Transfer RNA from a Candidatus Aenigmatarchaeota archaeon, 72 nucleotides, folded computationally. Its mean pLDDT, the model's own confidence on a scale to 100, is 81. Rfam family: tRNA. It is annotated as a transfer RNA.
RNA sequence: GGGCCUAUAGUCUAGUGGUUAGGAUGUCACCCUUACAAGGUGGAGACUCCAGUUCAAUUCUGGGUGGGCCCA
Numbered sequence: 001g002g003g004c005c006u007a008u009a010g011u012c013u014a015g016u017g018g019u020u021a022g023g024a025u026g027u028c029a030c031c032c033u034u035a036c037a038a039g040g041u042g043g044a045g046a047c048u049c050c051a052g053u054u055c056a057a058u059u060c061u062g063g064g065u066g067g068g069c070c071c072a
Stems, first nucleotide, its partner, number of pairs: 001071007010025004018055001027043005048064005
């Protein structure tokens, strides 16, 4: 320099052009316990950025940025 893949809560991950973005783990509060752990209930927490297509974009398209792989 060229090509390909990828980006979703703190972490891991599912997902589809439209219904409240789902789950696990973590975190906070409460219950339980003499207490801790385990367990139960509830809460907060996410679609990398810009533009385009569309009635509607997390999803499709282009570009930027970050990460990974391959070639030179």